[in-house]
Context: one part of a larger RNA
RNA sequence: CUGGGCGUAAAGGGCGUGUAGGCGGCCUGAUAAGAAUGAAGUGAAAGUCCUGCUUUCAAGGUGGGAAUUGCUUUGUUGACUGUCGGGCUUGAGUGCGGAAGAGGUAAGUGGAAUUCCCAGUGUAGCGGUGAAAUGCGUAGAGAUUGGGAAGAACACCAGUGGCGAAGGCGACUUACUGGGCCGUAACUGACGCUGAGGCGCGAAAGCGUGGGGAGCGAACAGGAUUAGAUACCCUGGUAGUCCACGCCGUAAACGAUGAAUACUAGCUGUUGGCGGGCAUGGCCCGUCGGUGGCGCAGCAAACGCAAUAAGUAUUCCACCUGGGGAGUACGUUCGCAAGAAUGAAACUC
Numbered sequence: 001c002u003g004g005g006c007g008u009a010a011a012g013g014g015c016g017u018g019u020a021g022g023c024g025g026c027c028u029g030a031u032a033a034g035a036a037u038g039a040a041g042u043g044a045a046a047g048u049c050c051u052g053c054u055u056u057c058a059a060g061g062u063g064g065g066a067a068u069u070g071c072u073u074u075g076u077u078g079a080c081u082g083u084c085g086g087g088c089u090u091g092a093g094u095g096c097g098g099a100a101g102a103g104g105u106a107a108g109u110g111g112a113a114u115u116c117c118c119a120g121u122g123u124a125g126c127g128g129u130g131a132a133a134u135g136c137g138u139a140g141a142g143a144u145u146g147g148g149a150a151g152a153a154c155a156c157c158a159g160u161g162g163c164g165a166a167g168g169c170g171a172c173u174u175a176c177u178g179g180g181c182c183g184u185a186a187c188u189g190a191c192g193c194u195g196a197g198g199c200g201c202g203a204a205a206g207c208g209u210g211g212g213g214a215g216c217g218a219a220c221a222g223g224a225u226u227a228g229a230u231a232c233c234c235u236g237g238u239a240g241u242c243c244a245c246g247c248c249g250u251a252a253a254c255g256a257u258g259a260a261u262a263c264u265a266g267c268u269g270u271u272g273g274c275g276g277g278c279a280u281g282g283c284c285c286g287u288c289g290g291u292g293g294c295g296c297a298g299c300a301a302a303c304g305c306a307a308u309a310a311g312u313a314u315u316c317c318a319c320c321u322g323g324g325g326a327g328u329a330c331g332u333u334c335g336c337a338a339g340a341a342u343g344a345a346a347c348u349c
Base pairs, nucleotide, nucleotide: 004320005319007303008302012317014201015200016199017198021194022193023192025088026087027086028085029084030083031082033081034080040072041071042070048066049065050064051063052062053061054060091191092188093187094186095184096183097182098181103177104176105175106174107173108172109171110154114150115149116148117147118146119145120144121143125136126135162169163168206247207246208245209244210243211242215241216240220236221235222234223233258316259315260314261313262312263311266294267293268292269291270290271289272288273287274286275285276284277283278281298305299304322349323348324347331342332341333340334339
C1' cells in the first nucleotide's frame, strides 16, 4: 500500500460555512476521450513457469511452449462514464397562505429572596456541629416592624416539553433579526451531496483594560477532627463569579455513535401542523415534521442497536494499526501569558 475497522476493545474532526477535488435525477440528439470486443506491430536474449532431452541421479546444461498483465496503431459498436446540445419535474430552491418555539442581539420594566445602612419595640443570648469551638452580642446582637441602598439569579408554570449547527438558551415588555415545520403547487429547471486546506462560531476556567461587587467562594487565616490532617466539618475571606471591549480555543465539547440519500414487521406515549368523519367529545381515522419507551427480522464478541439503526446499500470526509515511553522531546505555526495545534525516536514489556 492493499485489506480490515471506528457506541463500550485503538479509532468520528467540538460545530458550522464553503474553495479545490470526489460523486451525482429522468428523456433525447451528436461525439468517440474513457471503457469493452477483434486484428496487427512491439514488448531483445538470459531469467521465471510448463514440458521434452542430457551430466548413471541432482544442481547445472540444452530444445520447445507459455507468460511478459504494457505501449503504439487500424477498423467496428453506441449500452455505460465523459464532453457538447435540446427538453422534463420527482431532487434542490423561490413564491403565496398559516401555526409553534427558554433561537439570537439591544433597550427598558418587575416581584420574591439575600446582605448592608437608618429608625422603633425589646433583652441575653445568637450562630454553628456528630459534639464543640473559633465568630457575632449589654458600645444592645439574634427576633420583630417600618424606611432605604446594592448586586446577582429569575420559585411555581416545568414536562425522557420546546428552540438552536454545536457550545448552549428559562421573569415580563418592546424593537431588530436567523432557522425549521405544515399547506399550496404559481415560478426556476439538477441549480444537488460531500468537503482536504481556508474562514467563522465555540461551556467552564484563565488572561488584558476599565467598571461593578449582594450572595457564593479557589488561595489564605482561624476553630475542630485526627497518630498526623497542608483534607472532609465549622467561622471568616481575596481573586473570580457579573458588565463592556479584546484575547484564549480547550472539555466525559457524549448519543463516547461524521454528513447526505434510498429501502426494510409491528405496538405505545408526547409535541408542532394539515385533511377527513361522526354519537360534536378530554372523540375517532388518515397524513407530514420532531422527540421518547418497547419489540421482529437483521446485525453484534457480548452488552445491546433495532425507520432517530449499531439493519440493507451508495457517495464523500475525518480517524485507527500492541502496551509504556508520550500527547512527551525537537522543529514550526498561533498566543500577552497560561498554553494550544502539529507530533516522533531511542529504550522497554
Small-subunit ribosomal RNA, central domain from an uncultured bacterium, 349 nucleotides, folded computationally. Its mean pLDDT, the model's own confidence on a scale to 100, is 85. The full RNA is in RNAcentral, with records from Greengenes.